[in-house]
RNA sequence: AUCUCUGGAGAGUGUCAGCAUCGACUGACCACCAACGAGGAAAGCCGCAAGGUCAAACUUUCAGGUACAUGGACAGAGGU
Numbered sequence: 001a002u003c004u005c006u007g008g009a010g011a012g013u014g015u016c017a018g019c020a021u022c023g024a025c026u027g028a029c030c031a032c033c034a035a036c037g038a039g040g041a042a043a044g045c046c047g048c049a050a051g052g053u054c055a056a057a058c059u060u061u062c063a064g065g066u067a068c069a070u071g072g073a074c075a076g077a078g079g080u
Stems, first nucleotide, its partner, number of pairs: 001080007012030001014029005031066003037062001038060003044053003
């Protein structure tokens, strides 16, 4: 690094309209979440300087998500 198993959070089953299906669907609008992904840049280091480099569980919410399911950082066990 990768595979298998297990655990694994948060936030509206919002409002309106549509639909042969009356659903948790589709579209629009508003509100919200942060633990897939994506963006940002601190100290430090380099440089005469301009600047360069620079991570996250921080931050932005673009994408994603807000019943179940799915997904899911991370953790444990086992294997390659």